[in-house]
Molecule: Bacterial RNase P class A
Organism: marine eukaryotic metagenome
């Protein structure tokens, strides 16, 4: 240098706060527990709840190499190809350009079934013809190296590469790789441009939802029945619905934490992970608890002294970053003082 992982303060006392359990008429007493690796972002996915009728089609949105894991994902694991790096490794918005449309400013001679400014060659006389090897411009000028050939040149021809297509060959589940054959091969580049192809996709969210109590104006207006039931269309099914203005309530309980849960061992697997067995229950607030003080220790750093001077001991000083749950979980991304461990690469 590269990759992966761990910790990210501890113990005791006193006082205080929230919840559970036991006792108690109650007050209260005892005991147990009490904020993270990201709790952040709200970028994805789902569980759960409610609403939505079903089927087909269109639109819209998302993903985009192959094979696996997972409840699922735009996530993770392993592999392929490409690019970067001496290397360990890292990154990839990685399907299609011969279906079509579009775009490439300026510069330059010319920006696509292209062009001739300089240059080279030939004739001729200041023009004409040939050329695209060399030079200019540019992000990009229409394969590379070498040989032959030519008036001068050019895949013009050849050899080896590169490229395109094919394969009933070999290896691999596959992406793909190798090999062989044919072709002189660019009507090039670009799709996080439109587009085409394949797959997937209802909405709202705990301020969801349910129950109890209380209060008021069973007082109004407009439209529709061919409305409405997912953005549209078609078919079937169901059926009263949409909008405007006004009045009352906003209190309590629940949802509320037993989970795609956690830990350990064994087995299988390269791995993500899976199965089996055993054990554990670890916050539930609601203007919002999880705290304050003191003492000791303390990762680590600095200073001094001694010493075996790469080490160890003693003393002193300082002493932890980013940061606070609110329905739950799986990911991704971002912030992070400092210390430690393992493996690999280079000099």
């Nucleotide at each position: 240098g590269a990759a992966g992982g761990a910790c990210g303060u501890g113990u005791g006392a006193u006082c205080g706060c929230u919840g559970g359990u036991a006792u108690g008429c109650a007050a209260a007493u005892a005991u147990c527990a009490g904020a993270g690796g990201a709790a952040a972002g709200u970028c994805c996915g789902a569980g759960c709840a409610c609403c939505g009728c079903u089927a087909g089609g269109a639109a819209a949105a998302g993903u985009g190499c192959c094979u696996g894991c997972u409840a699922a994902c735009g996530g993770c694991a392993g592999g392929g190809c490409a690019a970067g790096g001496u290397g360990a490794c890292u990154u990839g918005a990685c399907g299609g350009a011969a279906a079509g449309u579009g775009c490439a400013a300026c510069a330059g001679a010319a920006a696509g079934u292209g062009u001739a400014c300089c240059g080279c060659c030939a004739a001729a006389u200041u023009u004409u013809g040939g050329u695209a090897a060399g030079g200019u411009u540019g992000a990009a000028a229409a394969g590379g190296u070498g040989a032959g050939g030519u008036a001068a040149g050019a895949g013009c021809u050849c050899a080896c590469c590169a490229c395109u297509u094919a394969u009933a060959u070999u290896g691999g589940u596959a992406a793909c790789a190798a090999a062989u054959a044919a072709g002189g091969u660019a009507u090039g580049g670009u799709a996080a441009a439109c587009c085409c192809c394949a797959c997937u996709u209802g909405g709202u969210g705990c301020a969801a939802g349910g129950c109890u109590a209380a209060a008021u104006a069973g007082a109004g207006g407009a439209g529709c029945u061919c409305a409405g039931u997912u953005u549209c269309c078609u078919a079937g099914a169901c059926a009263g619905c949409u909008c405007c203005a006004g009045g009352g309530u906003a209190a309590g309980c629940u949802g509320c934490a037993u989970g795609a849960g956690c830990u350990a061992a064994u087995u299988g697997g390269u791995g993500a992970c899976a199965a089996u067995u055993a054990g554990c229950c670890a916050a539930g607030a609601u203007g919002g608890a999880u705290g304050a003080u003191c003492a000791c220790a303390g990762a680590u750093a600095c200073u001094u002294a001694u010493u075996a001077u790469u080490u160890a001991u003693a003393a002193g000083u300082a002493g932890a970053a980013c940061a606070g749950a609110a329905c739950u979980c799986g990911g991704c991304u971002u912030a992070u003082a400092g210390u430690c461990c393992u493996u690999c690469u280079u000099u």